[in-house]
RNA sequence: GACGAACGCUGGCGGCGUGCUUAACACAUGCAAGUCGAACGAGAGGACAAGAGAAGCUUGCUUCUUUUGGAAUCGAGUGGCAAACGGGUGAGUAACACGUAAACAACCUGCCUUCAGGAUGGGGACAACAGACGGAAACGACUGCUAAUACCGAAUACGCUUGGGAGACCGCAUGAUCUUCCAAGGAAAGGGUGGCCUCUACCUGUAAGCUAUCGCCUGAAGAGGGGUUUGCGUCUGAUUAGGCAGUUGGUGAGGAAACGGCCCACCAAACCUACGAUCAGUAGCCGGUCUGAGAGGAUGAACGGCCACACUGGAACUGAGACACGGACCAGACUCCUACGGGAGGCAGCAGUGAGGAAUAUUGGUCAAUGGACGCAAGUCUGAACCAGCCAUGCCGCGUGCAGGAUGACGGCUCUAUGAGUUGUAAACUGCUUUUGUACGAGGGUAAACGCAGAUACGUGUAUCUGUCUGAAAGUAUCGUACGAAUAAGGAUCGGCUAACUCCGUGCCAGCAGCCGCGGUAAUACGGAGGAUUCAAGCGUUAUCCGGAUUUAUUGGGUUUAAAGGGUGCGUAGGCGGUUUGAUAAGUUAGAGGUGAAAUUUCGGGGCUCAACCCUGAACGUGCCUCUAAUACUGUUGAGCUAGAGAGUAGUUGCGGUAGGCGGAAUGUAUGGUGUAGCGGUGAAAUGCUUAGAGAUCAUACAGAACACUGAUUGCGAAGGCAGCUUACCAAACUAUAUCUGACGUUGAGGCACGAAAGCGUGGGGAGCAAACAGGAUUAGAUACCCUGGUAGUCCACGCAGUAAACGAUGAUAACUCGUUGUCGGCGAUACACAGUCGGUGACUAAGCGAAAGCGAUAAGUUAUCCACCUGGGGAGUACGUUCGCAAGAAUGAAACUCAAAGGAAUUGACGGGGGCCCGCACAAGCGGAGGAACAUGUGGUUUAAUUCGAUGAUACGCGAGGAACCUUACCCGGGCUUGAAAGUUAGCGACGAUUCUUGAAAGAGGAUUUCCCUUCGGGGCGCGAAACUAGGUGCUGCAUGGUUGUCGUCAGCUCGUGCCGUGAGGUGUCGGGUUAAGUCCCAUAACGAGCGCAACCCCUCUCCUUAGUUGCCAUCAGGUUAAGCUGGGCACUCUGGGGACACUGCCACCGUAAGGUGUGAGGAAGGUGGGGAUGACGUCAAAUCAGCACGGCCCUUACGUCCGGGGCUACACACGUGUUACAAUGGCAGGUACAGAGAGACGGUCCCUUGCAAAACGGAUCAAAUCCUUAAAGCCUGUCUCAGUUCGGACUGGGGUCUGCAACCCGACCCCACGAAGCUGGAUUCGCUAGUAAUCGCGCAUCAGCCAUGGCGCGGUGAAUACGUUCCCGGGCCUUGUACACACCGCCCGUCAAGCCAUGAAAGCCGGGGGCGCCUAAAGUCCGUGACCGUAAGGAGCGGCCUAGGGCGAAACUGGUAAUUGGGGCUAAGUCGUAACAAGGUA
Repeated sequence: GACGAACGCUGGCGGCGUGCUUAACACAUGCAAGUCGAACGAGAGGACAAGAGAAGCUUGCUUCUUUUGGAAUCGAGUGGCAAACGGGUGAGUAACACGUAAACAACCUGCCUUCAGGAUGGGGACAACAGACGGAAACGACUGCUAAUACCGAAUACGCUUGGGAGACCGCAUGAUCUUCCAAGGAAAGGGUGGCCUCUACCUGUAAGCUAUCGCCUGAAGAGGGGUUUGCGUCUGAUUAGGCAGUUGGUGAGGAAACGGCCCACCAAACCUACGAUCAGUAGCCGGUCUGAGAGGAUGAACGGCCACACUGGAACUGAGACACGGACCAGACUCCUACGGGAGGCAGCAGUGAGGAAUAUUGGUCAAUGGACGCAAGUCUGAACCAGCCAUGCCGCGUGCAGGAUGACGGCUCUAUGAGUUGUAAACUGCUUUUGUACGAGGGUAAACGCAGAUACGUGUAUCUGUCUGAAAGUAUCGUACGAAUAAGGAUCGGCUAACUCCGUGCCAGCAGCCGCGGUAAUACGGAGGAUUCAAGCGUUAUCCGGAUUUAUUGGGUUUAAAGGGUGCGUAGGCGGUUUGAUAAGUUAGAGGUGAAAUUUCGGGGCUCAACCCUGAACGUGCCUCUAAUACUGUUGAGCUAGAGAGUAGUUGCGGUAGGCGGAAUGUAUGGUGUAGCGGUGAAAUGCUUAGAGAUCAUACAGAACACUGAUUGCGAAGGCAGCUUACCAAACUAUAUCUGACGUUGAGGCACGAAAGCGUGGGGAGCAAACAGGAUUAGAUACCCUGGUAGUCCACGCAGUAAACGAUGAUAACUCGUUGUCGGCGAUACACAGUCGGUGACUAAGCGAAAGCGAUAAGUUAUCCACCUGGGGAGUACGUUCGCAAGAAUGAAACUCAAAGGAAUUGACGGGGGCCCGCACAAGCGGAGGAACAUGUGGUUUAAUUCGAUGAUACGCGAGGAACCUUACCCGGGCUUGAAAGUUAGCGACGAUUCUUGAAAGAGGAUUUCCCUUCGGGGCGCGAAACUAGGUGCUGCAUGGUUGUCGUCAGCUCGUGCCGUGAGGUGUCGGGUUAAGUCCCAUAACGAGCGCAACCCCUCUCCUUAGUUGCCAUCAGGUUAAGCUGGGCACUCUGGGGACACUGCCACCGUAAGGUGUGAGGAAGGUGGGGAUGACGUCAAAUCAGCACGGCCCUUACGUCCGGGGCUACACACGUGUUACAAUGGCAGGUACAGAGAGACGGUCCCUUGCAAAACGGAUCAAAUCCUUAAAGCCUGUCUCAGUUCGGACUGGGGUCUGCAACCCGACCCCACGAAGCUGGAUUCGCUAGUAAUCGCGCAUCAGCCAUGGCGCGGUGAAUACGUUCCCGGGCCUUGUACACACCGCCCGUCAAGCCAUGAAAGCCGGGGGCGCCUAAAGUCCGUGACCGUAAGGAGCGGCCUAGGGCGAAACUGGUAAUUGGGGCUAAGUCGUAACAAGGUA
């Protein structure tokens, strides 16, 4: 896009079309084929006419009766024509059925047209009818009468038929035609009707006759219709390969309209088939229709042509025509009637019914028109046809209003929400119009013929003209008038494809979905709403077809790696084929003729108001047939040629093949000798061998198999394959030559042959190796990898098998198309150079090709020919069938079902039990710890009313917390409050406050006393209290977020612009060679530059200079003290603050191109980033935090808010982390004594005095700080302890106190006395540290009333050891490699088993189906024979025979369904066992 459609929602009108696609299932009822009286007999009928009679009277009328004649009309019968058309359906049919083009010299043809001729004279019946009979009926039968255009003889007859003869002429052939002669045979209805009496006879008018018309017979033509034959075309299957006996042909006879095995007798053995016979399945064919750019593909409704069929099967009759839809006979199934004896029926005609189905209409009107049958005609019949009815089923047209109208109304929806946006000029409102609608009225054309009447042409009749008759649809189309926006809009969609977006609800639920996919609490994807988009009386969905799909490729595809080259050769059919020339004209080309029906399609024109629709003209119809011409190419044929191919001669080459002979090394075995304890094997072992003498070694002998070195991108062969030496035989290739043949070529479906290894059969052989098997190990297991043994086999001969990653994953042949460089075999030429040529075999590359990787004269380039093969993955190379095979198996080779991918090449990452380089307290070398003890602290777990919450590998666990007794506090229990504990706005009232009483655990509740300030006089400050708008939440979501932080990692990386390369992803730069702490720098370079990182800039520290000196300092001067920078003074020094300098591989030596490196170098306070800090690239971990803060959404609102008291966060069988103190003599204790830095301080730091053993208390004093606090400790000196659970260690406990605080019970710190636990250096394992570092020693600060601080953050004192080095562990960086990973190895993924579902194979059987075969039987019927009976005759009854539908029996094949059981297969969020594959996947 389309549709004979169906379904869902919706629905105003008209025009034109269409309407059982399923059950060729069954059918009630009505209708669909009759007509002719001008063929005939008899009958009914009785208009009308005439006569007679009767009655009434109006006396010539009416009525009645009767007689005669008798029109219209009608049922049945004889007869004629029609019924073979029209209408329906598509079951069958794969076929001359259909289409197209031909042929009939092999045929028929009623009615119609034309021409010619004819129609003489007879006969006997049968219906109807009448009578009588049988039967329920259908119907039958007997006797008798009768007509014809019914039937039958006879006569006549041609140009007819048959037979025979002669002649002419034609044809491609069989043969035809014409002329003529002879013989035989064959017709008829002179009937019907109308008219006229001129002639004849009766004579009003008839008969004969005449005339007109309709008919009859014979013959010849025509038209139209049919029959037969042929070329070409016409579905699928080879898992259908052979079929066929009247089969193929001949002769003869028969039959037929005609040819013919159409049928029969005889003879012959043919005929069809790989260009697909036969068989099976499916199917009416075509014009056309749909689609498509076309070629094609699909289809065959309606309309038209042909065919076939008429309940199923068979067979004939009549007829011009049938083997007959509404005829007959027989058989069968079914239905109906029945008196049970017997009968009737055939909607795939029009309506209609049931059934089936997703689904398809009225038991309508009319013959008015068109057409048909009959008839002279009028006319009759016509479910053909024309109309109407039903259905949005399709196509086309029209309408549902138009214009104005902004306070952009109300309402809805949304938002950043006092408002804005949108619905939206949409509505309201105003004006206008009236298609449609309703009402009323008018109303064309389809109609013109026939007929009838009249007229004209001559006289009945015919021809022409005039008038007249006839309308189902339908009072319809159309037109006019009136009324009034009045009567009229929905469907689908809105994530992308694909035009159109927001809110709410839901929460992997409900659901959506054409594909991708959406939904797990912020869904533009589900459902609703608002809005939008699109089509519109329709809109969507479903089914089907074509397109897109170049996705079966003729146009127009491919086969190295994506699916796909046969394992290889020889060769049949077939396809294709070198060069010159002649002939021919089959293919080919051109012109002409015929045909290709109409309708349809296209174009032009026209008619319905337009359109759909219809009419008309042209074109198209690409095809087939015929004639003519051309001859380049192809074909055929004749004659040549030598460039292809082959042969000859000469030479050369090779692991080419077959058969035989020979050889040495090694291995094993046997025998003997020497000799002694192990051998062998592995990662390590063990099994195994060995004191009965192994292994080792020497000698001899035997056996079988394989041939080291040479040996190589070497060589040979068609492929498989071929390797010691040698002989024989066989085959091949190459080179040179150009002697011969003269296209002999190439490819090759089937076919034939060869064909590794394993395997099979028979017979040998058997050293080594070695499936199976056994043992030993390994392991969680180990039916493996490893080891020790070991049988088939491996070897030979003869057979079979016929497959491989049979690979170059690359079919064969031929031609053409830049270069470079090896090598093998020849030739030429030689100068040890060098280059040429032919044939092989390799590497690199240009153009070109290719998706890329790559190929590239040995093509995967450009061409030609032929063969083979492919068409998504799985199922499956499976099943079934067939062929081959001894078997194993091989070859051929599906489907159901299932998935939306499977796959190739390349890219970037990540990863590897891949590789290379490098770094890091990563290892190593060291020092000190942790893990054992006690305690402190945090966590898990458990417990609890609560033990609030968070952090959880590294990167949680002395973490948030830099300080939980109350508070904090978020948790629990209990008691209260509800605009609330706090803040804002607005009324109102008034101070607030202070003191105090009652109650209560407190919060709170209720009282008593006392009591304002400022003012510009408006008010303000402060407080209470009511209402409203607000609040509040440490409730949830860190996976909605901001901000902040951890980690990789202070690792050296991460990117960009332009250019270049690549189809692209992407690459290059950023790689390489060096160097560095560093992507630091240098060199090289299709890259050149740049950015974020590195480094530097910043701070502290180390040296010096300068400047300024107080609270710091004191060298010099002076004063002064028991002493003291205490004082004057000074700023020199130290120090402090500010500003500078210095370090840069700068210098030297060596190495190096350079960058840079090395040096116990010089100088320097410092030497190679001097030391430390701050500083953290792009990013990763949905890392952490909603409980620090902020914030979206959700949730609570007399509570999940808030206040108070108490409790809890401090629990305690246990486990872990981080620490402290120790275990002691490098120590403990006691005494004496020396030296810091940094920081804090008034609710504070505290010196001093007194008291107390002490914690502390009281008093006095000082410091808002370089001024006071302010004494460091380890150290040093002396003494003591003497190796013990101690004078170590200090936990725990008892008693007594101090301090803070409202309050130390749960639950504080400190002091004193007493008690004196574990612990004697810590398993596996593990942590920190490279120099002022580790270790060790003390001091300070924050938080803080106090403190559970042994924590954290700082400060200084003392002050080491070690680093060979990068193999290994961990982490990281760069390059490279492999990958089936990309959530990225914590990846991916395989198979069994278990469970559910699905389709399918096999299966003892069971049940069907269609087609054939054989035998038996056989209706009706044609034909044949007979026919003594009937008939005048024609003929018939009867009897017999052949054939056959059907029926019965039987044996096979084919094809379905079903089945206990069974086999595998597929699918299915979280089953079991292992880990086979992907990295060297841990055994490639």
This is a predicted structure of a 1484-nucleotide RNA (small-subunit ribosomal RNA) from a metagenome. The coordinates come from a structure-prediction model, not an experiment, and the mean pLDDT is 82.